Predicted 3D model of a 74-nucleotide RNA (transfer RNA) from a Candidatus Heimdallarchaeota archaeon. Its Rfam family is "tRNA". The family's RNA type in Rfam is transfer RNA. Lineage of the source: Archaea > Promethearchaeati > Candidatus Heimdallarchaeota. The same sequence occurs in records of 2 taxa.
RNA sequence: GGGCCAAUAGCUCAGACUGGUAGAGUACUUCCUUGGCGUGGAAGAAGCCGUGGGUUCAAAUCCCUCUUGGUCCA
Numbered sequence: 001g002g003g004c005c006a007a008u009a010g011c012u013c014a015g016a017c018u019g020g021u022a023g024a025g026u027a028c029u030u031c032c033u034u035g036g037c038g039u040g041g042a043a044g045a046a047g048c049c050g051u052g053g054g055u056u057c058a059a060a061u062c063c064c065u066c067u068u069g070g071u072c073c074a
Stems, first nucleotide, its partner, number of pairs: 001073007010026004020057001028044005050066001052064003
C1' cells in the first nucleotide's frame, strides 16, 4: 500500500441477506417466596445502533467517506 471482517444495553451477542415499533442472555433495581441467605418466580430501568454525508415517505439495515480493532497478502 491492497483485500476481508468487526463496532448495537454495564458486559457477551442476535437483528442487516429481504428497509417499516431495536431484542436475548447476564448483570442491575423493586416485589413475591425464606426465620435469614441462596435458588426460583414476577415486574422494571438501561440504546440518539462507532463518525460524517447520501438514497428513500421511512435506514441498525442500502451507497460513500472517515475512526478504532482484528486478520490475510505484499